[in-house]
This is a predicted structure of a 102-nucleotide RNA (Purine riboswitch aptamer) from Paenibacillus sp. 32O-W.
């Protein structure tokens, strides 16, 4: 010099777990059944529904409203669940090969 090995390292695919961040969906809606509380009260339990959608459908405040009834309403703020994206980690394989060995 050539060959084969070769830890790392430095590109590339590829896979998986877990964070946070954005999207999408959904309006943490909307209609109903029983029951319950009564102005120191406004709730329990259920069914239906809404998503190319599992799972969730509630909690906290702050105003109204109901003159004792059978009925809540609005505004603010919070998420949770699938699916996508990214971010960033890890394992593999491929390519490359300083150092080092043969």
């Nucleotide at each position: 010099g050539g060959u084969c090995g070769g830890c790392g390292g430095c590109u590339c695919a590829u896979a998986c777990a877990g964070c946070c961040u954005c999207g999408u969906a959904u309006a943490u809606a909307c209609u109903c059944g029983g029951g319950a509380a009564u102005a120191u009260g406004g709730c329990c339990c259920g069914a239906a529904a809404g998503u190319u959608u599992c799972u969730a459908c509630c909690c906290g405040a702050a105003a109204a409203c109901c003159u004792u009834a059978a009925a809540u309403u609005u505004u603010c703020g919070g998420a949770c669940u699938a699916c996508g994206a990214g971010c960033g980690g890890u394992g593999u394989g491929a390519a490359u090969g300083g150092a080092c060995g043969a």
Annotation
The sequence is in RNAcentral, with records from Rfam and Ribocentre. The coordinates come from a structure-prediction model, not an experiment, and the mean pLDDT is 77. NCBI's taxonomy places the organism under Bacteria, Bacillota, Caryophanales, Paenibacillaceae, Paenibacillus. Rfam family: Purine riboswitch aptamer. Its family is annotated with purine nucleobase biosynthetic process in the Gene Ontology.